RNA sequence: GCCCGAUUAGUGUAGCUGGAUAUCACACAGCCCUGCGGAGGCUGUAACCCGGGUUCAAGUCCCGGAUUGGGCG
Numbered sequence: 001g002c003c004c005g006a007u008u009a010g011u012g013u014a015g016c017u018g019g020a021u022a023u024c025a026c027a028c029a030g031c032c033c034u035g036c037g038g039a040g041g042c043u044g045u046a047a048c049c050c051g052g053g054u055u056c057a058a059g060u061c062c063c064g065g066a067u068u069g070g071g072c073g
Base pairs, nucleotide, nucleotide: 001072002071003070004069005068006067007066010026011025012024019056027045028044029043030042031041032040049065050064051063052062053061
């Protein structure tokens, strides 16, 4: 230098063919339960790597960039 993959709450992840309020678990907070705690139950907090483009509508498609992993030279 060229090619391929990944990037979504604090952490790990789902998101199908573009469509309504972005999924689940852990974590954290509150409440219930309990003699206390734990476990369990309920509720809540918090995210689409950055910038453009296409579209009525983008996590998803297109272009450029960044970070990271791998391959080729």
Transfer RNA from a Candidatus Woesearchaeota archaeon, 73 nucleotides, folded computationally. Rfam family: tRNA. The family's RNA type in Rfam is transfer RNA.